[in-house]
């Protein structure tokens, strides 16, 4: 920089001992009933592997031993546009996988 996805799912553990939900602004939350983080578990199925299907691109099923993610709350809501609240689709930032 390309490209796919982003509403589901995932803890009665252990050390630990203050904030914490990417930044910014607003608002809304969690958290000493011990968050966040480290381990472990545990989820899921991006790469991975089998099986069918297809001219191919790919579809659809299973699997889970590796490399990753993830493991409050829709990516916690809004911020710009499309309409008028409200809903609802697109945007932009972001995150994560493949290249």
């Nucleotide at each position: 920089c390309u490209u796919a996805u982003c509403a589901a799912g995932a803890g009665u553990g252990a050390c630990g001992g203050a904030g914490g939900c990417a930044a910014c602004a607003g608002g809304g939350c969690u958290g000493a009933u011990g968050a966040u983080g480290u381990c472990c578990g545990g989820c899921a199925a991006c790469c991975u592997u089998c099986c069918g299907c297809u001219u191919a691109g790919g579809c659809g099923g299973a699997a889970a031993a590796g490399g990753u993610g993830c493991u409050a709350a829709u990516u916690c809501c809004u911020g710009c546009g499309g309409u008028u609240u409200a809903u609802c689709c697109g945007g932009c930032a972001g995150a994560u996988g493949a290249g």
About this RNA
A computed fold for a 99-nucleotide RNA from uncultured Ruminococcus sp., annotated as SAM riboswitch aptamer (S box leader). The prediction has a mean pLDDT of 82. Taxonomically the source falls in Ruminococcus (Bacteria, Bacillati, Clostridia, Oscillospiraceae).